């Protein structure tokens, strides 16, 4: 000097990348729960079952019905900011905590292993939810960024190399440039 190249460490995909605050906005919902009144009777109430405990009810509880009053969470929407590019999300296992205590279940949260997804995005089914809204899983299409194989044009006139296109293919443990243990020439 040229190629390889582990490890550092910088970046790029999208103006609907991701995520997380705050604030507003519409939905929950004229719904829950409170009062009044009217049937009517013995239990009911703590996520479900069984066991307990606790509250409560003949001073009429629980459930039905009118009529008044009237929310919140959760999940959307939007503008601002902040972290970032496995950003993050999911699913399988096995533990901690909460849901009055015991078992089993489920429900939320969180740890820690193993594992799939390049991004979003439509459309179908399923699950969840008050929801046809949003998620999230499977399967289908396009569509978007890369690199790798071939075609075609530019520039310039043969090659390589750059740019633009068209096709077919692969995955983020990757891709691009940077530096460098080490290799080989």
């Nucleotide at each position: 000097a040229u190629c390889g190249a582990a490890a550092g460490a910088a970046g790029a995909g999208g103006u609907u990348g991701c995520c997380a605050a705050a604030c507003u906005c519409a939905u929950c919902a004229g719904u829950c729960a409170c009062g009044a009144c009217u049937u009517g009777u013995a239990g009911a109430u703590g996520a479900a079952a069984a066991a307990g405990c606790a509250u409560u009810g003949a001073a009429g509880a629980c459930a039905a019905g009118u009529c008044g009053c009237a929310a919140a969470a959760g999940g959307g929407u939007g503008u601002u900011u902040g972290g970032c590019c496995g950003a993050a999300a999911c699913u399988u296992a096995a533990g901690g905590c909460u849901g009055c205590u015991u078992u089993u279940u489920c429900a939320g949260u969180u740890u820690u292993a193993a594992g799939u997804u390049g991004g979003g995005u439509u459309c179908u089914g399923a699950u969840u939810c008050a929801a046809u809204a949003a998620a999230u899983c499977a399967g289908a299409g396009a569509c978007u960024g890369u690199c790798g194989u071939g075609g075609u044009g530019a520039g310039a006139u043969g090659a390589a190399a750059u740019c633009a296109u068209c096709a077919c293919g692969g995955g983020g443990c990757g891709c691009u440039a940077u530096c460098u243990a080490c290799g080989a020439u």
Model confidence (mean pLDDT): 79 of 100.
A computed fold for a 185-nucleotide RNA from Pediococcus ethanolidurans, annotated as Lysine riboswitch aptamer.
Its Rfam family is "Lysine riboswitch aptamer". Gene Ontology term of the family: lysine biosynthetic process.
It was read from a public genome assembly, where an Rfam model found it.
NCBI's taxonomy places the organism under Bacteria, Bacilli, Lactobacillales, Lactobacillaceae, Pediococcus.